[in-house]
The RNA shown here (c-di-GMP-I riboswitch aptamer) has 88 nucleotides and comes from a Gammaproteobacteria bacterium.
It matches the Rfam family "c-di-GMP-I riboswitch aptamer". Gene Ontology term of the family: cyclic-di-GMP binding. Rfam describes the family as follows. GEMM was predicted in a large-scale screen for bacterial structured RNA regulatory elements.
RNA sequence: GAGUGACAAAGGCAAACCCGUCGAAAGACGGGGACGCAAAGCCACCGGUCUAAGGGACCAGGAUUCCUAUGACGGCGGGGCUGCCACC
Repeated sequence: GAGUGACAAAGGCAAACCCGUCGAAAGACGGGGACGCAAAGCCACCGGUCUAAGGGACCAGGAUUCCUAUGACGGCGGGGCUGCCACC
């Protein structure tokens, strides 16, 4: 330096759910909690998914409905960057 994650050690993260806060929502953050994770560390670059406040369509107007990301998801897949231990 490359490959692999079988055994082991040191440690790390934390799904659902509950409480609180923020948010229009999706969701986020903090505390509790562990289903899982060898990148479940970082980056919205590509695809995908969720939401639709604002804007637009419709309408005489309102409600409803539909479209739209500039809002989100990295624990949906790919890509980029970095990294512990062991084996080889």
The sequence was found by an Rfam model in a public genome assembly.